[in-house]
Order: sequence, then structure tokens, then C1' cells
RNA sequence: UGCAGUGUAGCUCAGUUGGUUAGAGCAGGUUCUUCAUACGGACAAGGUCGUGAGUUCGAGUCUCACUACUGCAA
Repeated sequence: UGCAGUGUAGCUCAGUUGGUUAGAGCAGGUUCUUCAUACGGACAAGGUCGUGAGUUCGAGUCUCACUACUGCAA
């Protein structure tokens, strides 16, 4: 320098042909249970979907640029 891939909750990840509330598990919080802890149950919270722009009635999803990381080539 070129090519490819990845970026969604604190962590690991799903998200169908672009469509009607952005989800799961774990962690953390509150609470029940217990003499207490652990285990277990219940509840709530937590997201500018990497950044910016474009297309569209509608974008996590399509297009472009940028950016971080990984791999390959030079």
C1' cells in the first nucleotide's frame, strides 16, 4: 500500500427478503427465601446498533466515505 472479514447492553452473541416495541445468556442492582452465606425465585434497569452521509414511505440490515481491530498479499 492492496484485498477480505469483524464492530449491536459492562462481557459473549442472535437479529430471517429492509417492515410495525432492538433481543438472549452471563455479570451488576433491588427484593423474597436463610441465623448468615451460597443456591434458587421475582422485579427493574442498562443500547445514539463504530462515526458521518446517501437511497427509501421506512435502514441494525442496502450504498459510499472515514475509523478501530483481525487475517492474507506485497

Transfer RNA from Eubacterium sp., 74 nucleotides, folded computationally.
Rfam family: tRNA. The family's RNA type in Rfam is transfer RNA.
The sequence is in RNAcentral, with records from ENA.